[in-house]
Context: one part of a larger RNA
RNA sequence: GAGUGAACGCUGGCGGCGUGCUUAACACAUGCAAGUCGAACGGUAACAGGAAGUAGCUUGCUACUUUGCUGACGAGUGGCGCACGGGUGAGUAAACUAUAGUUAAUGUGCCUCGAAGACUGGGAUAGCCACUGGAAACGGUGAUUAAUACUAGAUACACCUCUUUAGCUCAAGCUAGAGUGGGAAACGUUUUUUCGCUUCGAGAUCAGACUAUAUCCUAUCAGUUAGUUGGUGAGGUAAUGGCUCACCAAGGCAAUGACGGGUAGCGGUUCUGAGAGGAUGAUCCGCCACACUGGUACUGAGACACGGACCAGACUCCUACGGGAGGCGGCAGUGAGGAAUAUUGCACAAUGGGGGGAACCCUGAUGCAGCAACGCCGCGUGGAGGAUGACGCAUUUCGGUGUGUAAACUCCUUUUAUAUGUCAAGAAAAUGACGGUAGCAUAUGAAUAAGCACCGGCUAACUCCGUGCCAGCAGCCGCGGUAAUACGGAGGGUGCAAGCGUUACUC
Numbered sequence: 001g002a003g004u005g006a007a008c009g010c011u012g013g014c015g016g017c018g019u020g021c022u023u024a025a026c027a028c029a030u031g032c033a034a035g036u037c038g039a040a041c042g043g044u045a046a047c048a049g050g051a052a053g054u055a056g057c058u059u060g061c062u063a064c065u066u067u068g069c070u071g072a073c074g075a076g077u078g079g080c081g082c083a084c085g086g087g088u089g090a091g092u093a094a095a096c097u098a099u100a101g102u103u104a105a106u107g108u109g110c111c112u113c114g115a116a117g118a119c120u121g122g123g124a125u126a127g128c129c130a131c132u133g134g135a136a137a138c139g140g141u142g143a144u145u146a147a148u149a150c151u152a153g154a155u156a157c158a159c160c161u162c163u164u165u166a167g168c169u170c171a172a173g174c175u176a177g178a179g180u181g182g183g184a185a186a187c188g189u190u191u192u193u194u195c196g197c198u199u200c201g202a203g204a205u206c207a208g209a210c211u212a213u214a215u216c217c218u219a220u221c222a223g224u225u226a227g228u229u230g231g232u233g234a235g236g237u238a239a240u241g242g243c244u245c246a247c248c249a250a251g252g253c254a255a256u257g258a259c260g261g262g263u264a265g266c267g268g269u270u271c272u273g274a275g276a277g278g279a280u281g282a283u284c285c286g287c288c289a290c291a292c293u294g295g296u297a298c299u300g301a302g303a304c305a306c307g308g309a310c311c312a313g314a315c316u317c318c319u320a321c322g323g324g325a326g327g328c329g330g331c332a333g334u335g336a337g338g339a340a341u342a343u344u345g346c347a348c349a350a351u352g353g354g355g356g357g358a359a360c361c362c363u364g365a366u367g368c369a370g371c372a373a374c375g376c377c378g379c380g381u382g383g384a385g386g387a388u389g390a391c392g393c394a395u396u397u398c399g400g401u402g403u404g405u406a407a408a409c410u411c412c413u414u415u416u417a418u419a420u421g422u423c424a425a426g427a428a429a430a431u432g433a434c435g436g437u438a439g440c441a442u443a444u445g446a447a448u449a450a451g452c453a454c455c456g457g458c459u460a461a462c463u464c465c466g467u468g469c470c471a472g473c474a475g476c477c478g479c480g481g482u483a484a485u486a487c488g489g490a491g492g493g494u495g496c497a498a499g500c501g502u503u504a505c506u507c
Stems, first nucleotide, its partner, number of pairs: 001507004006503005013379006019372002021337001026335003030332003035080003040077002043073002047071003050067007087290003097214007106207002111203007119153004129142005159182002162179007188195001216262003223253003228250008265287004270279003292313005315326004343369001345368003351365001352363004382412004392403004417444006426434001451496005456477003462491005472479002
């Protein structure tokens, strides 16, 4: 000098765009953050309508009852989603990440394209009903019912497994042919279209696995390793592999730093610097890891799953003491910690996501608004004239000098401000949270708007008074003991300016 997710002191007019718990991965009251589909299903708790019946009676209205008949729809079965989106950085020094490759060792719901199919049956179960246990959470027994739920059989060249023949290949294996065995489904739905189901193949997308190189400090860590290193066989996986197991061999790594200890998510980036380099990893984007702590699997195309399950633990809460409930590192918000970091806001209008044929529903993603000079950028706090150089203040050699064209005063302007009116784009036929916002027009009137630090040298800027090694200053050198340009005040000046200084940290 430059920089910061900054804090502190003094001060503070406006706008735009950004940013905002760096500390306790500490604990959390309350609300919301993942639902949707009646065009899968049995149904009908609520709402609205219709129909039938009964009663009243003004003769077409009111009341009651029945009826899923219709629009719809609570709870339930079923499908898809909940593995995305959002948060955090604890762990992790390699099992991450970055770059370049390999996968003849792999999977892939939804989507796209192609081929073929969709036949005949069955038994349950939730709900509902009855009885019943428990304080609650939550159940139990019996009867009964549906499906795109579950399930038996048929069909199936192409698919899978095994056997075999031929060709290719160093080999694992690949290609073509033959045979054994095995495996599908929903005529469910719509007014036609449509949507949906099963098998196979191809694609796209996404994901898994492997290899090489790079990736902090420490030798006051020198040896380390027993599934350890390799082989054979088996199991397991979507898939290679000590991934796991049995047996066999005794290997593997290491001063090019193994093993241990400490610290740490990685990268694109960001800051600085002429560069080389050094530091950094907030916001935004990609990847990884985690979800009260530890472990486990289930479901599923995908999880070993933040707002799913089970077990154990700590903590908190309810209890009728028998037993139960919970997980903000989602958005707000609270307490605590701290120098320190915001609203328990509005809307799905846009963009995107989930479900649905659609209408639409959900969406604290997102879009907006609120708070904060936290940062960057822009604008303003007036302009022109105005000297016999007013007053005041400071100083003085008492003549004057400085403040100073500064003020007053005259003329002008209206960015901003205030008030009124009008009024967008963002949206596509309709639909705007923002928002009567931005913008535009008119009116008023210099009106509403300047501070902070410094002035001995480094370093731009000097005098007076007070103090008297005291009080104090200070980044370094150093000032202060009676004439202090260095302390405190004043006048004046210098530098930046809605900021200016200080502190901390980086180059």

Model confidence (mean pLDDT): 83 of 100.
Small-subunit ribosomal RNA, 5' domain from an uncultured bacterium, 507 nucleotides, folded computationally.